[in-house]
RNA sequence: AGUUGAAAAAGGCAAACUAAGUAAAAACUUAGGACGCAAAGCCAACGGUCUAAGGAGAUGUAAAAGUCUCUAUGAUAGCGUAGCUACCGGC
Numbered sequence: 001a002g003u004u005g006a007a008a009a010a011g012g013c014a015a016a017c018u019a020a021g022u023a024a025a026a027a028c029u030u031a032g033g034a035c036g037c038a039a040a041g042c043c044a045a046c047g048g049u050c051u052a053a054g055g056a057g058a059u060g061u062a063a064a065a066g067u068c069u070c071u072a073u074g075a076u077a078g079c080g081u082a083g084c085u086a087c088c089g090g091c
Base pairs, nucleotide, nucleotide: 002091003090004089005088012037013036017032018031019030020029021028022027035078041084042083045081046080047079048076049075050074054071055070056069057068058067059066
């Protein structure tokens, strides 16, 4: 440097759930908590998924309200692909 994760050591992250906070929501943050993870470190470029405040259309109404559909500029890296970086061990 490349490749790999059998056994091991040092350590790392933290699902569900609970509390507080933020947000229209999805979800996120902090604390507790561990289902799991060898990149469960970083990154929304592509695909997927979630949400729909705002916007558009339909419906409705005297006008509104309400209801339905579409929409990401919101989110997810613990869904996949691509990219970047890294500890320990084997070869």
c-di-GMP-I riboswitch aptamer from uncultured Colwellia sp., 91 nucleotides, folded computationally. It matches the Rfam family "c-di-GMP-I riboswitch aptamer". Rfam's curators write: GEMM was predicted in a large-scale screen for bacterial structured RNA regulatory elements. Of the family's consensus pairs, 95% are formed in the model. It was read from a public genome assembly, where an Rfam model found it. Its mean pLDDT, the model's own confidence on a scale to 100, is 90.